Predicted 3D model of a 75-nucleotide RNA (transfer RNA) from a Planctomycetota bacterium.
The prediction has a mean pLDDT of 80.
[in-house]
RNA sequence: UCCGCGCUAGCUCAAUGGUAGAGCAAACGGCUGUUAACCGUUAGGUUCUUGGUUCAAAUCCGAGGCGCGGAGCCA
Numbered sequence: 001u002c003c004g005c006g007c008u009a010g011c012u013c014a015a016u017g018g019u020a021g022a023g024c025a026a027a028c029g030g031c032u033g034u035u036a037a038c039c040g041u042u043a044g045g046u047u048c049u050u051g052g053u054u055c056a057a058a059u060c061c062g063a064g065g066c067g068c069g070g071a072g073c074c075a
Stems, first nucleotide, its partner, number of pairs: 001071007010024004018055001026042005048064005
């Protein structure tokens, strides 16, 4: 430098252009003599950034950033 894949809640990941969700973690409550386990509730989002297409974009297109893998170049 080129190619491929990825970036969404604190973490790990879903969501085939049509209301952004789950598990774990957190807070609160139930249960229990207590704790753990179990059960319930609540909170938690600039979907990497920017521009575009569209009635409508996490999803499609352009540019950029970061990470992983591969190839190549120089020495």

It was read from a public genome assembly. Rfam family: tRNA. Rfam classes the family as a transfer RNA. Its family is annotated with triplet codon-amino acid adaptor activity in the Gene Ontology. About the family: Transfer RNA (tRNA) molecules are approximately 80 nucleotides in length.